Overview
Transfer RNA from Elusimicrobia bacterium CG06_land_8_20_14_3_00_38_11, 75 nucleotides, folded computationally. Its Rfam family is "tRNA". Its family is annotated with triplet codon-amino acid adaptor activity in the Gene Ontology.
[in-house]
RNA sequence: GGGCAAUUAGCUCAGCGGGAGAGCACUCCCCUCACACGGGAGGGGUCGCAGGUUCAAACCCUGCAUUGCCCACCA
Repeated sequence: GGGCAAUUAGCUCAGCGGGAGAGCACUCCCCUCACACGGGAGGGGUCGCAGGUUCAAACCCUGCAUUGCCCACCA
C1' cells in the first nucleotide's frame, strides 16, 4: 500500500428501510434471621464520526476513524 470482517446500553450480542431490544450487570421492592437463589418493577443509548439517497436510515451509498485477519512491498 491492497483486500475482507467488525463497530448498537457498563459487558456479550440480536435487530438489516417505518417500534432501539435481549441476556448478564446496576438500583428499588418482595422472599430470608441474614446472604445466595427465586419473583416483580425501574434507570441507562448522539446505533464509531461526517456527508448523501429517501416521505422516512442503526439498516442503502460515499469518505474518514478504530480494532482484528490475510496479502504485498521494504529500506
RNAcentral holds the sequence, with entries from ENA.